[in-house]
Predicted 3D model of a 60-nucleotide RNA (Fluoride riboswitch aptamer (crcB RNA motif)) from Methanothrix sp. It was read from a public genome assembly, where an Rfam model found it. NCBI's taxonomy places the organism under Archaea, Methanobacteriati, Methanomicrobia, Methanotrichales, Methanothrix. The prediction has a mean pLDDT of 77.
RNA sequence: UCUGAAGACGGUGAUGGAGUCCACCCAAACCGCCUCAAGGCUGAUGACUCCUGAAUAUGG
Numbered sequence: 001u002c003u004g005a006a007g008a009c010g011g012u013g014a015u016g017g018a019g020u021c022c023a024c025c026c027a028a029a030c031c032g033c034c035u036c037a038a039g040g041c042u043g044a045u046g047a048c049u050c051c052u053g054a055a056u057a058u059g060g
Base pairs, nucleotide, nucleotide: 010025011024012023013022016051017050018049019048020047021046032041033040034039
């Protein structure tokens, strides 16, 4: 430099990080809900636990 073969590693789950489990995806999975509009609602999780951040209440 040329040719052939294989497809390892992975990625995602509406706002941060980690562990475990679950589900989904191969260019997809994924990108919250209601509402004509105005406007409104829940949550840092897909689930559990912990940490961090934010909010409320109480005590020291």